[in-house]
RNA sequence: CGGGGUGUAGUAUAACGGCAGUAUACAUGCUUUGGGAGCAUGCGGUCUGGGUUCAACCCCCAGCACCCCGA
Numbered sequence: 001c002g003g004g005g006u007g008u009a010g011u012a013u014a015a016c017g018g019c020a021g022u023a024u025a026c027a028u029g030c031u032u033u034g035g036g037a038g039c040a041u042g043c044g045g046u047c048u049g050g051g052u053u054c055a056a057c058c059c060c061c062a063g064c065a066c067c068c069c070g071a
Base pairs, nucleotide, nucleotide: 001070002069003068004067005066006065007064010024011023012022013021018054026042027041028040029039030038047063048062049061050060051059
C1' cells in the first nucleotide's frame, strides 16, 4: 500500500427492513440465625458520519478500531 472479515448492555451472544432480546454481572426486595443457592423487580446497548426507505442492527458510501491474507 492492496484485499477480506468483525464491531449490539460491564462480559458473552441473538435479532426474514417493522417494539433491540437472552444469559451472566450489577442494584433493590423476599427467603436464611448468617452466607451461598433460589425467586421477584429494576438498571443498562446497536463504533462514527452521511445516503436510500414510510420505517435501518439489517441495504449503500466514507471513516475509525481490531483481526486475517497478500505485497